[in-house]
């Protein structure tokens, strides 16, 4: 100084990188009315988040199923430089992980949480808006 992310910023305290408290920015629970039927030792069911589906091939396996390891498509997502933002084409990357504990469809009122972790490539062309 920039990127991914809701993960910044002000106050106040102190053992000086943590406490507490407030904005701003994200999530979740939670009526009526609409939807929906769901479970009852089960095919359990939900959340966060782009991170899903569906063929092929390989190799564990008698087979099947399932699991490893490529790959291809659909379909999501993120970059890219006078700032912000939207869209369009092409390029390059990404499509993980965690979490709740048997329970949550929407959901006003009201409640509870987060405010962290990782990066350093890339330097394309057209359009419309703002400031």
């Nucleotide at each position: 100084c920039g990127c991914c992310g809701a993960a910044u910023c002000c106050g106040c305290g102190c053992a000086a990188g943590c406490g507490c408290g407030g904005a701003a920015c994200g999530g979740g629970g939670g009526a009526a009315c609409c939807a929906a039927g769901u479970u009852g030792u089960u095919u359990g069911g939900g959340g966060c988040g782009a991170a899903u589906c569906u063929c092929c091939c390989u190799c564990c396996c008698g087979a099947g199923a399932g699991g490893u390891g490529g790959g291809a498509g659909a379909c999501g997502c993120g970059c890219a430089a006078g700032c912000u933002c939207u869209u369009u084409c092409a390029g390059c990357g990404c499509g993980a992980g965690c979490c709740c504990g048997u329970c949550a469809g929407c959901u006003a009122a009201c409640c509870c949480c987060g405010c962290a972790g990782g990066c350093g490539g890339u330097c394309g062309a057209a359009a419309g808006a703002g400031a």

c-di-AMP riboswitch aptamer (ydaO/yuaA leader) from a soil metagenome, 131 nucleotides, folded computationally.
The model forms 92% of the base pairs in the Rfam consensus.